[in-house]
Context: one part of a larger RNA
RNA sequence: UAGCGUUUAAAGGGUGCGCAAGCGGUUAGUCAAGCAAGCGGUAAAAUAGCGGGGCUCAACCCGUCCAGCCGUCUGAACUGGCGAACUUGACUAUAUUCGAGGUCAGCCGCAUUCCCGGUGUAACCGCGAAAUGCAUAGAUAUCACGAAGAACUCCGAUUGCGAAGGCAGCUUACCAGGAUGUUACUGACGCUCAGGCACGAAAGCGUGGGUAUCGAACAGGAUUAGAUACCCUGGUAGUCCACGCAGUAAACGAUGAGCGCUAGGUGUCCGGAUCGAUUGAGGUCUGGGUGCCCGAGCGAAAGCGUUAAGCGCUCCACCUGGGGAGUACGCCGGCAACGGUGAAACUC
Numbered sequence: 001u002a003g004c005g006u007u008u009a010a011a012g013g014g015u016g017c018g019c020a021a022g023c024g025g026u027u028a029g030u031c032a033a034g035c036a037a038g039c040g041g042u043a044a045a046a047u048a049g050c051g052g053g054g055c056u057c058a059a060c061c062c063g064u065c066c067a068g069c070c071g072u073c074u075g076a077a078c079u080g081g082c083g084a085a086c087u088u089g090a091c092u093a094u095a096u097u098c099g100a101g102g103u104c105a106g107c108c109g110c111a112u113u114c115c116c117g118g119u120g121u122a123a124c125c126g127c128g129a130a131a132u133g134c135a136u137a138g139a140u141a142u143c144a145c146g147a148a149g150a151a152c153u154c155c156g157a158u159u160g161c162g163a164a165g166g167c168a169g170c171u172u173a174c175c176a177g178g179a180u181g182u183u184a185c186u187g188a189c190g191c192u193c194a195g196g197c198a199c200g201a202a203a204g205c206g207u208g209g210g211u212a213u214c215g216a217a218c219a220g221g222a223u224u225a226g227a228u229a230c231c232c233u234g235g236u237a238g239u240c241c242a243c244g245c246a247g248u249a250a251a252c253g254a255u256g257a258g259c260g261c262u263a264g265g266u267g268u269c270c271g272g273a274u275c276g277a278u279u280g281a282g283g284u285c286u287g288g289g290u291g292c293c294c295g296a297g298c299g300a301a302a303g304c305g306u307u308a309a310g311c312g313c314u315c316c317a318c319c320u321g322g323g324g325a326g327u328a329c330g331c332c333g334g335c336a337a338c339g340g341u342g343a344a345a346c347u348c
Base pairs, nucleotide, nucleotide: 002320003319005318006317007302008301012316014199015198016197017196021192022191023190025086026085027084029082030081031080033079034078035075036074038072039071040070041069042068049064050063052062053061054060089189090186092184093182094181095180096179097178098177101175102174103173105171106170107169112148113147114146117143118142119141124133160167161166204245205244206243207242208241209240214238218234219233220232221231256315257314258313259312260311261310264293265292266291267290268289269288270287271286272285273284274283275282297304298303321348322347323346330341331340332339333338
């Protein structure tokens, strides 16, 4: 319990699929369930509401009304049920096309570190300055061979793809998706979605591998009044792979999904049509994405502005002063870490 609230003030669920449920295109027909009208019944009295009257006023007293429910009868529209028809929503087919979309496998080169060898000699590394560290047992530097693991320079971009998380070296295979054209098929098959199911960065956990780099913890060196830090030298877990778990993020556009409507301008990506000397650059129109600028309108303002935060409809989620507190307790889940749900006292 109301508010035409939820970008930034409290508030959009991390994302998708989807049962129940809510809502639902066009055309006639029919039923009369909703809905509406008439009549009848019921609706106890008092109270309450309303308007007038009576006690000098008031309290008090008197009068009177309503929805709602039941029955009956009726039906212009709307909602609904039923059967019928339709094509604009939705799906499918077909042709063309796009992309770092996903999964699996294989492979190139750069760099890094390391091993062995050659050349070579006293430093190297590091910093604000140093030191720890490394080096005459030959380092750093440089050349050649080799090994390993990880990440993909340039291209590269307000680029592209994906539901979100996310996705970038090259190639095969498999899987999925979008867009455009034809308007061929089905004929409302749709939208949203509490529960539910699935996916879900990083860190973390389990088992087994792998370990080049970087690097929590840890050790040392500095700095400092101190320095359990920032800086430096090392360095374990981890970072990588397979399988399983976990299920959270400023999971952000801090903006739920769908549909319709409402001035423009200018880029760019993917298609189509047409014009354009034969090819072409390009022009015009058109569909889908992605940016910027601005109008009306909206907004507390910042700003948003056909990718709306404008104008409307449908469905879901959420908010209700700050702290206490995303805590306690209980329940559910988890190997654990912890996650989900989620108060109150008290206080301002």